[in-house]
The RNA shown here (SAM riboswitch aptamer (S box leader)) has 103 nucleotides and comes from a Clostridiaceae bacterium. The model forms 97% of the base pairs in the Rfam consensus. The prediction has a mean pLDDT of 86.
């Protein structure tokens, strides 16, 4: 670096150290940011994986581990299709995140 496959409209601090960036992608937007970004550390959040419990008259609980995340819909477009009351709005691809698996 790839491959398969779930999931991506909910959640998450008025804390500490830092000190200027930050929202993954040309590229257009539109945010956040000295009322303190990034990054660590506390804390939190969810339950993918794990652990009880149930078996398809189920699909529920749990949070000590293994991950992951804690602005905005994965921030909005961006590519293709449809809808428009021409302002917009829907779908879907694609990428991409992040789990499990796998080569």
């Nucleotide at each position: 670096a790839c491959c398969u496959u779930a999931u991506c409209a909910a959640g998450a601090g008025a804390g500490g150290u830092a000190g200027a960036g930050g929202g993954a992608c040309a590229g257009g937007g539109c945010c956040c940011g000295a009322u303190g970004a990034a990054a660590c550390c506390c804390g939190g959040c969810a339950a993918c994986c794990g652990g009880c419990a149930a078996g398809u008259u189920a699909a529920g609980c749990c949070a000590u581990g293994g991950u992951g995340c804690c602005a905005a819909u994965u921030c909005c477009c961006g590519c293709a299709g449809g809808a428009u009351a021409u302002g917009u709005c829907c779908u879907g691809a694609c990428a991409g995140a992040u789990g499990a698996g796998g080569a």